The part of an RNA shown here (small-subunit ribosomal RNA, 5' domain) has 486 nucleotides and comes from a metagenome. Rfam family: Bacterial small subunit ribosomal RNA. Its mean pLDDT, the model's own confidence on a scale to 100, is 91.
[in-house]
Context: one part of a larger RNA
Parts: sequence; structure tokens; C1' cells
RNA sequence: GAAUCAACGCUGGCGGCGCGCCUAACACAUGCAAGUCGAGCGAGAAAGGGUAGCAAUACCUGAGUAAAGCGGCGUACGGGUGAGUAACACGUGGAUAUCCACCUCUUAGUGGGGAAUAACUUGGGGAAACCUAAGCUAAUACCGCAUAAGUCCGAGAGGAGAAAGCAGCAAUGCGCUGAGAGAGGAGUCCGCGGCCGAUUAGCUAGAUGGCGGGGUAAAGGCCCACCAUGGCGACGAUCGGUAGCCGGCCUGAGAGGGCACACGGCCACACUGGCACUGAAACACGGGCCAGACUCCUACGGGAGGCAGCAGUGGGGAAUCUUGCACAAUGGAGGAAACUCUGAUGCAGCGACGCCGCGUGGACGACGAAGCACUUCGGUGUGUAAAGCCCUUUCGACCGGAACGAUAAUGACGGUACCGGUGGAAGAAGCUGCGGCUAACUACGUGCCAGCAGCCGCGGUAAUACGUAGGCAGCAAGCGUUGUUC
Repeated sequence: GAAUCAACGCUGGCGGCGCGCCUAACACAUGCAAGUCGAGCGAGAAAGGGUAGCAAUACCUGAGUAAAGCGGCGUACGGGUGAGUAACACGUGGAUAUCCACCUCUUAGUGGGGAAUAACUUGGGGAAACCUAAGCUAAUACCGCAUAAGUCCGAGAGGAGAAAGCAGCAAUGCGCUGAGAGAGGAGUCCGCGGCCGAUUAGCUAGAUGGCGGGGUAAAGGCCCACCAUGGCGACGAUCGGUAGCCGGCCUGAGAGGGCACACGGCCACACUGGCACUGAAACACGGGCCAGACUCCUACGGGAGGCAGCAGUGGGGAAUCUUGCACAAUGGAGGAAACUCUGAUGCAGCGACGCCGCGUGGACGACGAAGCACUUCGGUGUGUAAAGCCCUUUCGACCGGAACGAUAAUGACGGUACCGGUGGAAGAAGCUGCGGCUAACUACGUGCCAGCAGCCGCGGUAAUACGUAGGCAGCAAGCGUUGUUC
């Protein structure tokens, strides 16, 4: 000098675009963040309103609505965090022993039966969470039978294995089953590459390999029985420390050094540890089970919970925001659609945290007011600075109009941007420094005191180095300091 997820001190007018818990992966009140489909299925309220009636009540409507249940798809995406991990985790280049729901294309089918169960009703238990018995019922839920182009098994003969309907007057559409291809994605393996320590030198029994088997979508000690005794290591094994990796970012002429915040890709994690279930895919953040710590409820028998989602709270800390608006756009889930959901996202709010832009006025105006400071007392400086006079009105204020974003409808932002008008220089400047490095000097106070200080060093009675004032220099809505990197 440049840079910064910065903080601190003084100061602070406006706008645009970004960024905003680096510390306790500490604990969390409250609300919201993943639902959707009645065109898969059965069942099905109430309040309110109306009619009749003295009333009780009945009927119609509300409504095949709400709320729930079975079933399907989604919940493995999107969002968060960086704890762990020195590893095929990542980057790059290859490989294949594999898989793929939804989507696209191609092809072959979609025939005929059966048995249940939730919801519901009744009974029982419990403080609750909820549990339980009997009975009834449907399906695109479940199970056989038939058929099998292709598929799978088999050397072959041969064998195995499927389906579901719904909407529509209909045409037809959406589905369903088997198989193949594609797209895109995932799993696995390998070469190479990227930290520190030798004051860590030896490490290793499923360890290294074989045969056979099990397991998986899939090769494999992945697992197991048996057999052999191997395998790794100064080209640094093992152990210890540190760390998510990369695209990139900062610096630098470059080589290099440093960093991993935002954005994008990959990985890992979801109170801690373990486990499987479902599923095309999970060993699953807002699913399940077990154990543990913690918090809460309890009728003491037993239960409930997991913000490293968005806001927000306490705590820690030098330090890091609103319990906002909207699904209008983009994207996602479901749905034939209408649409519903979406703290993804789009916006707004707060913070000079950063970058960029603009303003705080312009012209004229004296041998030059006052004040203040200095003075050799003559004067000099502040200084065209002010006043004065002539103008202008950016930004802000007030009034009015008013979008693009949406090429039919639909705008949170927003009466916003932007435009027009009104008025008046009006509402808008500070911070640091002035001994040398280093740009900028005098006076007074102080007297090795009080203090300054990045280095050298200043201060002990004339201090350009401390404090104040005037002046000056530098930067400017900032200026300094501190931390960190080059």
C1' cells in the first nucleotide's frame, strides 16, 4: 500500500447493490417451515337458516360440505450447519460387477374370481398418551386362477412369473401390468493430486492371499468355514496434532504466499450413541425402535420433546438483524383441472458492515468589517472567507400523477421507482494529524510531573514531540485505532 463475515472511539444527509453469530454442533418459550388428491374407496356431522306445530319435535336446507379413516404420490427434493472426517471425503482422469420411482419413445397386454380390514357401532381399561374385545363394510389396499410377445432360471428338455380401474352421453382421456431403449441420476472400483510433527520407527490376526459358501442392485474378507503366512513402512507405515474438499477469494509484476465468509458443485451431520423398517432411492433434520443426558406433564401407574429450517429468547462474546409482507413472479409437491401447500423464493424492515454514486450550493464581492490568534505594536493571519448583491434547487420536505415486472386474468414489493408542481440557501461535516520517517507551526499551560509513542525517541522552566488555542496538512459521510492476510 492492498484486503477484511470485522470490532472499538468520535462523527453521521441521501440512494443503489451486496453482506450480517467467525464465540456455545450451548439450551430453547411461541408461531409458522410438507403436503396434496372426492376423477381410487367406504362412511359422513354440527352451528346457522327455513317450513309446520302451543311446545317437545319433525321435515327441508346447510351438504355429500366440514372433520376424520383406508388408499396413491410426495415427505430421500428444497432449507440449515461444519461437529466429525487426513479418507477414494474432495479435485481430476478413467473403469463397470450394478440399480433407477416420476418423464420421453417403442412394444405386448389389461380376462375371470376370492378373502379381509380401517373408518363406523357396541362393550371394556386408562389421569393422560392411548390401548383392547366383538360385530359390519369398500377400493387403484391384499391374495389366488387364466394367459406370456418379450423377460428370468436352465446345457437342453422344460420351468417360473402380471395387471386396476376412474372420468365422460360418447368420441376419448387419464391410469394399470410385462419388456426394451433414452434422458438424467445414483452405487462401486482404480491412477494421479492437495496439511504439520521422527522429541511418533516399526505397524498388522480378518491382518495379506487362496478355495468354497453366505450376503448385496452390484465386484470384493463385506461376512463365514477351511488352508497358506502373508501385507504395509525413511518414496515416512503406525501414532499424535490440525482441518470439511473444490470452483474460487485476497495479495503479488510474476513465481509464490494466505484464505475457504457470501454464490455454485461434492461430502458429512441433524440432542448423544446404536439399529433396522418402509421405499425406486434413507439407515431418513421437522419418520420409527433401543440406550443415555437434559427439559416438561402426571391421578406416581405412566407419558411427551429435540430450531445446525424462518423469525425470536436466554447464555457465551469485542461482535452479527424483524417473533414482517406475499405466493404477484421464478421454482417445487399433489391434482385431469379449478386449486391447495411452499419462512424455497420474491420483497420489505434493522445495521455507514462493505463497494459505488450524489449532496451539504454557484457567481460577484475590501489593500481586506467584527471576533479570534500572533506581533518587532508598525502590523500580520483567518480571508473572498463572512456580510452584501445576483442566481440555481440536485438530494431531502410538501402536493399531485403513476408504471415495467403480467402479450387474456392475477402485483407482495407499492401509491414504490419514475414524472410534474410548490417553497426557500434553505434541512445536511466531520475525523485524524502537523519532531524525523511523513504533507502540515506558532502562542500559552505544564516542568522527567501530567502525559505522548509505529520505530527513532519527546517531557527535569522558553517543549514545532505532553495539554489547550489559533493556524495549517490529509481524507471525507466518513475518519482514526486494533486484530488478521499478502